Model confidence (mean pLDDT): 78 of 100. The RNA shown here (c-di-AMP riboswitch aptamer (ydaO/yuaA leader)) has 162 nucleotides and comes from Puniceicoccales bacterium Verruco_01. The organism belongs to Puniceicoccales, within Bacteria.

RNA sequence: GCUUUUUCUCAGCCGAAUCGGGGGCGGCAUCCGCCUUCGAACGGGGGAACCAACCGUCCGGGAGACCGGACCGGGGCAAAUCCGGGGCGCGCGAGCGUUCCGGAGGGCGACUCUUCCUGCCCAGCCCGUCAGCUAACCUCGGAGGCUUGGAAGGGAGAUUCG
Numbered sequence: 001g002c003u004u005u006u007u008c009u010c011a012g013c014c015g016a017a018u019c020g021g022g023g024g025c026g027g028c029a030u031c032c033g034c035c036u037u038c039g040a041a042c043g044g045g046g047g048a049a050c051c052a053a054c055c056g057u058c059c060g061g062g063a064g065a066c067c068g069g070a071c072c073g074g075g076g077c078a079a080a081u082c083c084g085g086g087g088c089g090c091g092c093g094a095g096c097g098u099u100c101c102g103g104a105g106g107g108c109g110a111c112u113c114u115u116c117c118u119g120c121c122c123a124g125c126c127c128g129u130c131a132g133c134u135a136a137c138c139u140c141g142g143a144g145g146c147u148u149g150g151a152a153g154g155g156a157g158a159u160u161c162g
Stems, first nucleotide, its partner, number of pairs: 011147004018040010042141005051132001056071006073130001074127004081104010105122005111155007
């Protein structure tokens, strides 16, 4: 001098996920961290009237209308969905799972808005046969993961120096 790893501090990004009080513990500590508890910013769910919605498969009975049973279920958080087609597997069937291709749509790229170019993502988790909207009311969360594409124009703000 270069490279890699780890720790601490500062700044910032996605996201609702930040802040404060009490108690306890640890580090030398006024400071920091962890646990617990009570709150607040912020975020979600359930829940009237009115309005909206009320579909399908198989089996059994029946002249039929229809009746009974079993089933394909349904829903929430999140941007993470929808449509078409192909392969494989399962089901009597309605259909289900998985994978690939295409289309539509959605999200992110570091103050913000508009336009253009351009890169990445479309996961994961939960409820448990049940929930449309929804005043009163009830209830839950208040994490985690990371490090900043380019150009033009407008607006706003911050820092440093004089």

Rfam family: c-di-AMP riboswitch aptamer (ydaO/yuaA leader). Rfam links the family to the GO terms cyclic-di-AMP binding and regulation of gene expression.